[in-house]
RNA sequence: GGCUCCAUAGCUCAGUGGUAGAGCACUGGUCUGUAACCAGGGGUCGCGAGUUCGAUCCUCGCUGCGGGCC
Numbered sequence: 001g002g003c004u005c006c007a008u009a010g011c012u013c014a015g016u017g018g019u020a021g022a023g024c025a026c027u028g029g030u031c032u033g034u035a036a037c038c039a040g041g042g043g044u045c046g047c048g049a050g051u052u053c054g055a056u057c058c059u060c061g062c063u064g065c066g067g068g069c070c
Stems, first nucleotide, its partner, number of pairs: 001070005006064002010024004018053001026040005046062005
C1' cells in the first nucleotide's frame, strides 16, 4: 500500500428497516457481613452524507498506536 472484518451502556456482547436490550459493573434498600434478593440510573448505536414515510440496520466517504490476509 491492497483486500477483508469490526466500531451499540463503564466492560463483554445481542439486536440488523418501525423509534435499543442482556450479563457483569454502578447507585439505593433488606441484611452484622460475604453472598443473595428487590428497586433504580446510564447509550447523539465511531463521524459525515445519501436512500427511505422511517436507518443501529441499506449505500458512499472518512476515522481508528482496532483484528485478519497478501